[in-house]
């Protein structure tokens, strides 16, 4: 320098192909149960999807640019 892949909650991830309310598990908070802890059960908080722009009534999803990391080639 060229090609490809990944990026979504504290952590791990689904959703992208086919645009239509951002989910799941663990973790965290509160309560119940318990002498206490653990386990179990109920409820709850936490993201605006790596960043910017564009298309659209509507974008995590489509298009462009860009950043970080990884792989391959030179």
């Nucleotide at each position: 320098c060229g090609g490809g892949g990944u990026g979504u909650a504290g952590c791990g991830u689904a959703g992208c192909u086919u645009g239509g309310u951002a989910g799941c598990g663990c973790g965290c908070g509160u309560g119940a149960u318990u002498u206490g802890g653990g386990a179990u059960c109920a409820c709850g908080a936490g993201g605006u999807c790596g960043a910017a722009g564009g298309u659209u009534c509507a974008a995590a999803u489509c298009c462009u640019u860009u950043c970080a990391c990884c792989c391959c080639g030179a």

Annotation:
Predicted 3D model of a 74-nucleotide RNA (transfer RNA) from a Defluviitaleaceae bacterium. Taxonomically the source falls in Defluviitaleaceae (Bacteria, Bacillati, Bacillota, Lachnospirales).